This is a predicted structure of a 72-nucleotide RNA (transfer RNA) from a bacterium.
The sequence was found in a public genome assembly.
Its mean pLDDT, the model's own confidence on a scale to 100, is 85.
Rfam family: tRNA. The family's RNA type in Rfam is transfer RNA.

RNA sequence: GGGCGCUUAGUUCAGUGGCAGAACGUUCGAUUCACAUUCGAAAGGUCGGAAGUUCGAUCCUUCCAGCGCCCA
Numbered sequence: 001g002g003g004c005g006c007u008u009a010g011u012u013c014a015g016u017g018g019c020a021g022a023a024c025g026u027u028c029g030a031u032u033c034a035c036a037u038u039c040g041a042a043a044g045g046u047c048g049g050a051a052g053u054u055c056g057a058u059c060c061u062u063c064c065a066g067c068g069c070c071c072a
Stems, first nucleotide, its partner, number of pairs: 001071007010024004018055001026042005048064005
């Protein structure tokens, strides 16, 4: 330098155009003498950034940034 993939909650990841989710973790409550387990509830996200397409974008297109892999 060229090609490909990834970026979504604290972590690991779903979500292929119509109100953003799960598990784990965190907090609170119940259970216990207490802890753990179990059960219930809650908080937590400008969906990496900018622009475009569309009535509507996490999703499609372009550029940029970061990370990874391959080729040179």